[in-house]
């Protein structure tokens, strides 16, 4: 962490724990432990196994003394029976290393050896006799570089050989008891056979011989020799257990078994000979990859998964292959032969060597340590011992590699110091932290003292005790001195001095414990996941500050949790990923009552065993821990013995409810096979009859005068079988449809014979499988893929239309797959109920047929409990259970690729990876959207009116141009907009020319005496300079305040940027009927109801029903103008009647009646009648009224869209600028002009135009003003000034209208632009750049193409009036009257809109979405390729080293025999030779891997 939100279902992450680690950054001490995981790569140099003189023979030298010399030396004695060498014994097969290979009886683990061995030790019995002959050392003579080596000759011996005894060993025959697994074993007897030794040391004289003592002898110890037993090793044999692929399915010929030999210590195809023809295999055989296996470690709750460093048991190895030798053990790390690679050496002829022993060194490689002391202790090998020897150990070094413990200080200490960050400028925070103040002394330093580890050993002495003749000897036990420490002057203890020498490291967006300010600004950069960065980043980098661990602390790697994500414990499969298209059946797997047997499984006891070590408890020991000890516990297994007997199995026996089977029934598009009927449709044939038919939205191609379409009648020929016809029926599925006959499957009801568990289910097998589709031969009527051609379209490789071949049909064989679907394997069984159809019964009743009530069995729909994410399902389950199969573990690559198999092919089955992504999915939600649907509205279309768009012109925008042509606005909802009025000013733009505390504002200090007016010079002006004039206000007289040219300092000033930071105002959807809440209900949830339905309404307007019951913003009133009526009030306004004046005239006195002014009531409310409707609400019609159903019209603008507009009205965060983006002042520019678009005037004329002549308004405005009357000028205006602060005066003439008169259809007497000359008025100033006016010019235009806009009544049109703004300038804008229409059937269609509803793969960026495929470019992994390069490996065959077996045996040969001898015999032997055989050649396969022009797809 998928989504706008929610529920599921699912990957993918993180947080925990470990490591023989690395590596970054840092680093105080000690314990304790651990350290080439990589090249089983190569090694220089040391050392790692030797000892025994008490087996044996021989035996130096240096040196010392001593003697003799010829002074060159020499003897002799020590040295020493010592070293070195040899002969023999015992070790060397231990211990130590490593993990290459081994998937195997290698390990584990539990039997078994009745098929076996065993030195050294124990321990019993027995013995230990007589001989004999050699060979090393040596000494002499050779080869050779050397390594070694021949020859001759001499000698001992626990070393060889011979020969005597010798049994209960051994072998052979007999024959006996005993035991057994029946094979034989044990144990004792008879009788034959052949087999053995060694002596070395010490001491004695008891007996014997010679005689101070010695020899045999005795005695001790050590050994020698057979032989029983023992113990410890070892050997082979079996159960069982032990990784991964089946895309490795068949594997063996010494292979399986026999007989029989031969070999082994020893069984056995272990080996050979002959017989049989067997053995393994889907409960995985053989192949291939991988792997040293365990205890045990690592995690986990635990089952598990992982792992096999160190330590302990077992295997295997020992430069690589092959081999024996010796021995009690070897196919033998530091032995031998061979052979191969590799180093050395060399006189080139030949020879040497093997650190996976301890250090060490190169190499590799992310990475692992010293060329260290000691044998003091513990073991080992010899030795009689003394001791020798021991890289095995025990120490030491080195490394934070890992566990532990310890410390860097402890208590006070607020002016909360300076600083340092951050601030809303008050302040806050680092922080009692620091200073400072009283202590402490651990650890490192320094200076003293100092263990245990060693007594169980040795050696002397004494004493016992046993052997012996012995007071000798040795032996054994006590007991007393000495000797012996690698570590190490350590550990430990004491004392001194001082806070003094001792903290990092990561992290802070969320998961996650911790924020904030700088900088950067999709950039640097971060990131484990989601994800941050595009000018206000808690997310990057720093810094202030915080959280965690702590001599560490992060990062990577791996493992294991977590992850119920392989689900044994504990998952699932209708739509998420998954039910095989369907059947049948083998193997398996599971199975109905009953009653007894067995006792395999289960279950309970008990025996063995389950190595110590670890875990775990208890208790000890090092201060404590880590880490030792030690005692229990456990080791969840096996193996045996006894028992138990429900349940499962086994074997026998019963039943009958499961299942078959037998009878009688009827229903059925169930299969096959053959015949058979008619309707249509093409086709031909005649015959009738004429110009079309045919086809579409319209057409067209097409057919037709050569006669179709239409019709009639006959024929042919192939297919399908209309009505019947039903969520009807049958099948397993696929699937089946006229009718009839055979032939045949299955279900269903009724009866309840009979079998008696004969069942389900079902990996492979087999066999059915729909359409396309293939082969062969038919057939071929319609109807149709390809295909032609006509349309349509921007195009149309499509839909339409006209033709039309394969195929569609038949027969025979292949194919084997579909959304083969109820997306729902099969079986048996349980759980509420209600309504249909189908098929067979049964009850009641009937004359019968219905009705009604019921069982089976099948088919459908609503539904209870249940269940499910959710839709749904719900006796036909997706409920609750049991059994069996099949299948499924993110997406996307791929149902692709290799391989294999099946196919005639197309293809099917079976099926991955690399790589890539954080999602991919399912159900429901609420929007939004549909060229869905339904109701409804709106000048939305329609009817109509008058316009735009075509002209000139005005005005705005766009472009362009410019020094500038400020800026902003941009589809409706920018474009006569901001601008209600750009000649300077405005002006923000430009160009000159000036100021810098400034044009304007606040303040504090300093300073001035007046501010101010006026004139003069420069200058385009700001602006400088100078003259001149004047002498503020108040006083407690010191000041004080205002005020100014001026200097200093806080600070000012931006129409600079950010409308995507923001407020505020506006625009739109829209004056559209909406938009919500509160509480209740429903839903796991998001939401839903209410606001939906049935009517009405302009309206959520009201009514009525309604899990809703009320409410809130919106509608509607309520304000105001406007239309009638009253009532008050009458000046400046009226003037009826009255009286006056006038040419006239409310002119004037008067009136308060009317208009009319403005203030305040009334008036209308579906109130009343009818009618229509269930009713109510309405709705139509009427009556009275000025007005009638919101009376016209205005203000009013609901939640909310548009990151809509606006930082340039003001307001404002932040940025950026301060001699300039600020300011001041001239000129210029916003007015440019080849375009193009809006909005607009004015026209194109006679409903009209010019002339005359006459009527009638209404809201307005007016003191820097509105300006009358008169007068002047053609006229614009001028002159002049009455009146008016306005119902009083004045703009003010209203136009059109009407009456009269001329123009007569024309570029005109329509039009008026453009231009020329004169004016006129404003204003400092009209050139760029005003408005008006008069003469004159008289342009374009004759009703406007495609599109397009206003408008529904006092409205459209048409006509004039006023106002803002303004000095002056409207055709715009805001207002106002005047004249005064036509249409509106209707709601199909366009557009915007509301309401329910329905799709959706779209989602608040919401169809302008989303999203697919080619194609280009660019990059990354796979795949196929001609081939080509290793590995491994079968098979044949060739060769065959050494070496064991056998075989033969020159030259020869001490023992022994014969023999006097000479000689021969036995044995034995080199070479040769046969068997086997290593590396090795030659041929041919067969797996696997790398590269590989080009090609493929894929991401």
């Nucleotide at each position: 962490u998928u989504u706008g939100a929610u529920c599921c279902u699912g990957g993918c992450u993180c947080a925990g724990a470990a490591c023989g680690a690395a590596c970054g950054c840092u680093g105080g001490c000690g314990g304790a432990g651990u350290g080439c995981u990589u090249a089983a790569g190569a090694c220089a140099u040391g050392c790692a196994a030797g000892u025994c003189g008490u087996a044996c023979g021989a035996g130096a030298a240096c040196g010392u003394c001593a003697c003799c010399u010829u002074c060159g030396g020499g003897u002799g004695a020590u040295u020493a029976g010592u070293a070195a060498a040899g002969u023999g014994g015992c070790g060397c097969a231990c211990g130590g290393g490593u993990g290459a290979g081994u998937a195997a009886c290698g390990c584990g683990u539990g039997g078994g050896u009745a098929a076996u061995c065993u030195g050294c030790c124990u321990u019993c019995g027995a013995g230990u006799u007589u001989g004999g002959g050699a060979c090393a050392a040596c000494c002499c003579c050779g080869g050779g570089a050397a390594a070694c080596u021949g020859g001759a000759g001499c000698u001992a011996a626990u070393a060889c050989c011979a020969a005597a005894u010798a049994a209960g060993a051994c072998c052979a025959c007999a024959a006996g008891g005993u035991c057994c697994u029946c094979g034989g074993g044990c144990c004792a007897u008879g009788u034959g056979g052949g087999a053995a030794a060694a002596g070395a040391u010490g001491g004695c004289c008891u007996c014997u011989u010679c005689u101070u003592g010695a020899a045999a002898g005795c005695u001790a110890u050590c050994g020698c020799u057979c032989g029983g037993a023992g113990a410890u090793g070892a050997g082979c044999c079996c159960g069982c257990g032990u990784c991964g692929c089946a895309u490795u399915a068949g594997c063996u010929u010494g292979u399986u078994g026999g007989u029989g030999a031969g070999g082994u210590a020893a069984c056995g195809g272990c080996u050979c000979a002959c017989c049989a023809a067997g053995g393994c295999g889907a409960c995985g055989a053989u192949g291939c990859g991988u792997a040293g296996c365990u205890g045990g470690u690592c995690u986990g709750a635990g089952a598990g998964g992982a792992u096999g460093a160190u330590c302990a048991g077992c295997c295997a190895c020992a430069c690589u292959g092959g081999a024996a030798c010796u021995g009690a053990g070897a196919c033998a790390c530091g032995g031998u032969c061979c052979a191969g690679a590799c180093u050395c050496c060399u006189a080139c002829g030949g020879g040497a060597g093997g650190c996976a022993g301890c250090a060490g060194u190169c190499g590799g490689g992310a990475a692992u340590a010293u060329u260290g002391g000691a044998c003091a202790a513990u073991g080992g090998g010899c030795g009689c011992a003394a001791g020798c020897c021991u890289g095995a150990u025990c120490c030491a070094g080195c490394a934070a590699c890992u566990c532990c413990g310890c410390g860097u200080g402890a208590g006070g200490g607020a002016u909360g110091a300076a600083g340092g960050c951050c601030c809303u400028c008050g302040g806050g925070u680092c922080g009692u932290a620091a200073a400072c103040c009283u202590c402490u002394g651990u650890c490192a330093g320094a200076a003293g003292g100092g263990a245990a580890g060693a007594a169980a050993g040795g050696u002397c002495g004494c004493c016992a005790g046993g052997c012996g003749a012995a007071u000798a000897g040795g032996c054994u036990a006590g007991c007393a001195g000495c000797c012996u420490g690698u570590c190490g002057g350590u550990a430990c203890c004491c004392u001194c001095a001082g806070a003094g020498g001792a903290a990092g490291c990561a992290c802070c967006g969320g998961c996650u414990a911790a924020c904030u300010c700088c900088g950067u600004g999709c950039c640097a950069g971060c990131a484990g996941c989601c994800g941050c960065g595009g000018u206000a980043a808690u997310a990057c980098g720093g810094a202030g500050g915080g959280u965690g661990c702590a001599a560490g602390c992060g990062u990577u790697g791996u493992u294991c949790g977590g992850a119920a994500u392989u689900a044994c414990u504990g998952g699932g499969c209708g739509u998420a990923a998954a039910g095989a298209g369907c059947g049948u059946g083998u193997a398996g797997g599971c199975g109905g009552c009953u009653a007894g047997g067995u006792a395999a499984g289960u279950c309970g006891g008990a025996u063995g065993u389950g190595a110590a070590a670890u875990c775990c408890c208890g208790g000890g020991g090092c201060c404590c821990a880590a880490c030792c000890c030690u005692g229990g516990a456990a080791c969840u297994g096996c193996a045996c013995c006894c028992g138990a007997u429900a349940c499962u199995g086994c074997g026998g026996a019963g039943c009958u409810a499961g299942a078959g089977u037998c009878c009688g029934g009827g229903a059925g598009a169930g299969g096959g096979u053959a015949g058979u009927g008619g309707a249509a449709u093409u086709c031909c044939g005649a015959g009738u009859g004429u110009a079309g038919c045919g086809g579409u939205g319209a057409a067209a191609u097409g057919c037709g005068u050569a006669g179709a379409u239409a019709u009639u009648c006959g024929g042919a020929g192939g297919a399908a079988c209309a009505c019947c016809a039903g969520u009807g029926g049958c099948g397993a599925a696929g699937g089946c449809g006229a009718c009839c006959a055979c032939c045949u499957g299955g279900a269903c009801c009724g009866g309840u014979u009979c079998u008696g568990a004969c069942g389900c289910u079902g990996a492979g097998g087999c066999g059915c499988g729909a359409a396309a589709g293939c082969g062969u031969g038919g057939g071929g009527a319609g109807c149709a893929a390809a295909c032609a051609g006509g349309a349509u379209u921007a195009g149309a490789u499509a839909c339409c239309c006209u033709g039309g071949u394969a195929g569609u049909c038949c027969a025979c064989g292949c194919u084997g797959u579909a959304a083969a679907c109820g997306a729902u394997g099969a079986g048996c069984a349980c759980u509420c109920g209600g309504u249909g159809c189908u098929g067979c019964g049964g009850g009641u009743g009937u004359c019968g047929a219905c009705c009604c009530c019921u069982g089976c069995a099948g088919u459908g729909c609503c539904u209870u409990a249940g269940g499910a994410a959710a839709c749904c399902c719900g006796u036909u389950a997706a409920g609750u259970g049991c059994u069996c199969c099949g299948c499924c573990u993110g997406g996307g690559g791929a149902g692709u690729a290799c391989g294999g198999u099946c196919g005639c092919a197309a293809g099917g089955c079976u099926g991955a990876a690399a790589c890539u992504c954080a999602a991919a999915g399912g159900a429901a939600u609420u929007g939004a959207c549909g060229g869905g649907g339904g109701c409804c509205c709106g000048c939305a279309c329609a009817a109509g009116c008058g316009g735009u768009g075509g002209a000139g012109c005005a005005u705005g925008u766009g472009g362009u141009u410019u020094a500038a042509u400020u800026c902003g606005a941009u589809g409706c909802a920018a474009c006569g907009c901001g601008c209600a009025g750009a000649a300077c000013c405005u002006u923000a733009c430009c160009u000159a020319g000036g100021c810098u505390u400034g044009a304007a504002c606040u303040g504090u200090g300093a300073g001035g005496g007046a501010c101010u007016g006026u004139c003069c010079u420069g200058g385009a002006a700001a602006u400088a300079g100078g003259a001149u004039u004047u002498u503020c206000u108040c006083u407690u007289c010191g000041g004080a305040g205002a005020c100014c040219g001026u200097c200093a300092c806080a600070g000012a000033g931006g129409u600079g940027c950010u409308g995507c930071a923001u407020g505020g105002c506006u625009g739109u959807c829209g004056u559209c009927a909406g938009c919500u809440c509160g509480u209740g209900u429903c839903g796991u949830g998001a939401g839903a109801u209410g606001u939906u339905g049935g009517g009405u309404u302009a309206a959520g307007u009201c009514c009525c029903g309604c899990a809703a019951c009320g409410a809130g913003c919106g509608c509607a009133a309520c304000c105001c103008c406007u239309a009638c009526c009253c009532u008050u009030a009458g000046u400046u306004g009226c003037c009826a009647g009255c009286g006056g004046u006038u040419a006239a005239a409310g002119c004037c006195g008067g009136g308060a009646a009317c208009u009319c002014u403005a203030a305040g009531g009334g008036g209308a409310c579906u109130g009343c009648c009818c009618c229509g409707g269930a009713a109510a609400u309405c709705g139509g019609g009427g009556a009275g009224g000025a007005a009638g159903g919101u009376g016209g019209g205005g203000a009013u603008g609901a939640c909310g869209u548009c990151a809509a507009g606006u930082c340039c009205u003001c307001a404002u965060g932040g940025c950026c600028u301060u001699u300039a983006u600020g300011u001041c002042u001239a000129g210029g520019g916003c007015u440019a002009c080849a375009c193009a678009c809006g909005u607009g005037c004015u026209a194109c004329a006679a409903u009209g135009g010019g002339c005359g002549g006459u009527a009638c308004a209404a809201a307005g405005g007016g003191c820097u003003g509105c300006g009358a009357a008169g007068u002047c000028g053609c006229g614009a205006g001028g002159c002049a000034g009455a009146g008016c602060u306005a119902a009083u005066c004045c703009c003010a003439a209203a136009a059109a209208a009407c009456c009269g008169u001329c123009c007569u259809c024309a570029g005109u007497u329509c039009g008026g632009a453009u231009u020329g000359c004169a004016g006129u008025c404003u204003g400092c100033a009209a050139c760029u750049c005003g408005a008006c006016u008069g003469c004159a010019u008289g342009a374009a235009g004759u009703u406007g193409g495609a599109a397009u806009c206003g408008c529904u009544a006092g409205u459209a049109a048409u006509c004039c009036c006023g106002g803002a703004u303004c000095a002056g300038c409207a055709u715009g804008c805001c207002g106002g009257g005047g004249u005064g229409a036509a249409u509106a059937c209707g709601u199909u269609c366009c557009c915007g809109g509301g309401c329910c509803u329905u799709g959706u793969a779209c989602a608040a960026c919401a169809c302008c979405g989303c999203c697919c495929g080619u194609c280009c470019c660019a990059u990354c992994a796979c795949g196929a390729a001609a081939g080509u390069u290793g590995g491994c490996u079968g098979u044949a065959c060739c060769g065959g080293a050494a070496g064991u077996c056998g075989g033969g045996g020159c030259c020869c040969u001490a023992a022994c025999c014969c023999c006097c001898a000479a000689g021969g015999g036995a044995a034995g032997u080199a070479g040769c030779u046969g068997c086997c055989c290593a590396u090795g050649g030659u041929a041919u396969g067969g797996c696997u891997a790398g590269c590989g022009a080009u090609u493929g797809g894929g991401g």
Record summary:
Predicted 3D model of a 1499-nucleotide RNA (small-subunit ribosomal RNA) from an uncultured prokaryote. The prediction has a mean pLDDT of 82. The RNAcentral record of the sequence draws on ENA. It matches the Rfam family "Bacterial small subunit ribosomal RNA".